[in-house]
A computed fold for a 93-nucleotide RNA from [Anoxybacillus] calidus, annotated as c-di-GMP-I riboswitch aptamer.
RNA sequence: UACAUAAAUCGGCAAACUACUCGAAAGGGUAGGACGCAAAACUAAAGGGGCUAAACCUAUUUUUAUAAAUAGGUAUGCCAGCCAGUUGCUCUU
Numbered sequence: 001u002a003c004a005u006a007a008a009u010c011g012g013c014a015a016a017c018u019a020c021u022c023g024a025a026a027g028g029g030u031a032g033g034a035c036g037c038a039a040a041a042c043u044a045a046a047g048g049g050g051c052u053a054a055a056c057c058u059a060u061u062u063u064u065a066u067a068a069a070u071a072g073g074u075a076u077g078c079c080a081g082c083c084a085g086u087u088g089c090u091c092u093u
Base pairs, nucleotide, nucleotide: 004093012037013036017032018031019030020029021028022027035081041086042085043084047083048082049079050078051077056073057072058071059070060069061068062067
């Protein structure tokens, strides 16, 4: 200097759930709470994959009509604690 990470040190993050809150929803925020994580740090059209469908489009049904309901499609809306990319801590071996 590089790679690895069994053990160890200082610590770090925070799942489910609960309360409040934002959002059409997925999901997010704050507080509590710990299932776990050696990257559970960062990166979301411009790596892959997944979730939702307000608005819009198409079809069908109902209605005197306006419209309403149902189904399908659609993301630059969302998920990084799905894989991945990038970066970082310790200095025991």
Its mean pLDDT, the model's own confidence on a scale to 100, is 80. Lineage of the source: Bacteria > Bacillota > Caryophanales > Anoxybacillaceae > Paranoxybacillus.